[in-house]
RNA sequence: AGAUUAAAAAGCUAAACUCAUUGCGAAGUGGGGACAGAAAACCGUGGGUCUCAUGCAGAUUGCCAGGUUGCUAAU
Numbered sequence: 001a002g003a004u005u006a007a008a009a010a011g012c013u014a015a016a017c018u019c020a021u022u023g024c025g026a027a028g029u030g031g032g033g034a035c036a037g038a039a040a041a042c043c044g045u046g047g048g049u050c051u052c053a054u055g056c057a058g059a060u061u062g063c064c065a066g067g068u069u070g071c072u073a074a075u
Base pairs, nucleotide, nucleotide: 003075004074005073006072012037013036017032018031019030020029021028022027035062041068042067043066045065046064047063048060049059050058051057052055
């Protein structure tokens, strides 16, 4: 340096729900909260689903796949 394995020693993220706020809306952001997670870090590239003011328009990466990058331990 690379491959495989993995919530386990340290750390990390934060579902549902809730409060505030943005948006026509799906939903997003911040606080609380923890269902879960070895990439639950990032990218809307393909598919799926959802929204509407129906378009060469948006949302969803913690829906599936793909791409890029990263920490620890063992082999």

A computed fold for a 75-nucleotide RNA from a Campylobacterota bacterium, annotated as c-di-GMP-I riboswitch aptamer. It matches the Rfam family "c-di-GMP-I riboswitch aptamer". Rfam's curators write: GEMM was predicted in a large-scale screen for bacterial structured RNA regulatory elements.